[in-house]
The part of an RNA shown here (large-subunit ribosomal RNA, domain VI) has 253 nucleotides and comes from Pontibacter populi. Lineage of the source: Bacteria > Pseudomonadati > Cytophagia > Cytophagales > Pontibacter.
Context: one part of a larger RNA
C1' cells in the first nucleotide's frame, strides 16, 4: 500500500509444495509343482531398519544466575561463619526449558486414464490376424485420493455475525509482557487489571544450614525430611502497566 468505510469468525480451491523405501519371520503349506533333492504364486497376520514429522510422561543427556562437598590463597581484626580469585576453581547431583540414545505417528488404501504386454470380436485378404472400424485387462511411471500452504487467484472469490455516520467505528504509538521473536511481526494484559516483579502456599532440587543445647575424651551424632533454593503450578494488588498523542471520513441516511 492494494483489495472501495470498519472489526471478528468460518471457508471455496486457481495454483504450488510434501509423501511415494524395503528387510525378516509366521501362516495358507510341507500344500500347489516335482521320481528325489527341493519348494512356490495368490492371500492373511507379525515384526524390524532407514527416513520424515511431532512432542518431553518414561529413559538419558544439557541445564555457567539452584543445592552440596572440598583444595590454595586473599579479605572481612581474630575464632567461627562467610565472600572474592583460581577454566563455573574442581567434584557430585539437579527444576524449568532445550534435547535423543527416549515417546507417538506416517508412507495404508481406493478410483481414472494408460505403457510393454496380454486379449475379445474382426475385415481389407471366403483363411488367418489384439486393429484397420469397434471393445476388455494391465505398473512404484501420469491424474486424483492422503498431509502442508494458498484470494497480491490485481481475476485481489464466498458465508455469518457486529459496528460507525462522526476527528466515527477502528487502528496505531506508549507500558507491563510472552506459549512469539534477529528487527518488524505474532499473541497476553494496561487498574473494570493477575501482564511482569515481588509475596505467601505447593510441586519439584540438594541433602540435613547458623547459633545454641544434651551425648562423647574426641571425630561426631541427634534437636532436625532441617535450611537454602532460577525458570514450574495456585493465590494475592504490595510495586510497575499513569496520563496521554497520532492516524482514519464509502455507498447511504
Nucleotide at each position: 500500500c492494494g483489495u472501495u468505510g470498519g472489526a471478528g469468525a468460518u471457508u471455496u480451491g486457481c495454483g504450488g509444495g510434501g509423501u511415494u523405501c524395503u528387510g525378516a519371520c509366521c501362516u495358507u503349506a510341507g500344500u500347489a509343482c516335482g521320481a528325489g533333492a527341493g519348494g512356490a504364486c495368490c492371500g492373511g497376520g507379525u515384526u524390524g531398519g532407514a527416513c520424515g514429522a511431532g512432542c518431553c510422561g518414561c529413559u538419558g543427556g544439557u541445564g555457567c544466575a539452584c543445592c552440596u562437598g572440598u583444595u590454595g590463597u586473599a579479605u572481612c581484626g581474630c575464632c567461627a561463619g562467610a565472600u572474592g580469585c583460581a577454566g563455573c576453581g574442581c567434584a557430585g547431583g539437579g527444576u524449568a526449558g532445550c534435547u535423543a540414545c527416549g515417546c507417538u505417528c506416517g508412507g495404508a488404501u481406493g478410483g481414472g486414464a494408460u505403457a510393454a504386454g496380454c486379449g475379445c470380436u474382426g475385415a481389407a485378404a471366403g483363411c488367418a490376424u489384439c486393429u484397420a472400424a469397434g471393445u476388455g485387462c494391465g505398473a512404484a511411471a501420469c491424474c486424483c485420493a492422503c498431509c502442508c500452504c494458498a484470494a497480491g487467484a490485481u481475476g485481489a472469490g464466498a458465508u455469518c455475525u457486529c459496528c460507525c455516520u462522526g476527528u466515527a467505528a477502528g487502528g496505531g504509538c506508549c507500558g507491563u509482557c510472552a506459549g512469539a521473536g534477529a528487527c518488524g511481526a505474532u499473541g497476553a494484559c494496561g487498574u473494570u487489571g493477575a501482564u511482569a516483579g515481588g509475596u505467601g502456599g505447593c510441586a519439584g532440587g540438594u541433602g540435613u544450614a547458623a547459633a545454641g543445647g544434651u551425648a562423647g575424651a574426641a571425630a561426631u551424632a541427634c534437636c532436625a525430611c532441617a535450611g537454602c533454593c532460577g525458570a514450574g503450578c495456585c493465590a494475592u494488588a504490595c510495586u510497575a502497566a499513569u496520563u496521554g498523542c497520532c492516524c482514519g471520513g464509502g455507498a447511504g441516511c